[in-house]
RNA sequence: GAUUUCUUGGCGUAGAGGUCAUCGCGUUUGUCUUACACACAAAAGGUCGCGGGUUCGAUCCCCGCAGAGAUUA
Numbered sequence: 001g002a003u004u005u006c007u008u009g010g011c012g013u014a015g016a017g018g019u020c021a022u023c024g025c026g027u028u029u030g031u032c033u034u035a036c037a038c039a040c041a042a043a044a045g046g047u048c049g050c051g052g053g054u055u056c057g058a059u060c061c062c063c064g065c066a067g068a069g070a071u072u073a
Base pairs, nucleotide, nucleotide: 001072002071003070004069005068006067007066010025011024012023018056027043028042029041030040031039049065050064051063052062053061
């Protein structure tokens, strides 16, 4: 350089055009305990990498850019 895959809460992940964007871990609060942990209950936390396009409607489709990985020269 070429081809290709990926980018979603703090971390990891699901989501093949429409309703509250999912779950686990973690965090916070409460109950329990002498206390901690476990368990149970509840809560907070997301510009869905950035910009544009298509569409009545985009996390999802198209284009560009940025970043990361794989293969190849």

A computed fold for a 73-nucleotide RNA from Pelagophyceae sp. CCMP2097, annotated as transfer RNA. Its Rfam family is "tRNA". Rfam classes the family as a transfer RNA. Rfam links the family to the GO term triplet codon-amino acid adaptor activity. NCBI's taxonomy places the organism under Eukaryota, Sar, Stramenopiles, Ochrophyta, Pelagophyceae. The sequence is in RNAcentral, with records from ENA. The coordinates come from a structure-prediction model, not an experiment, and the mean pLDDT is 80.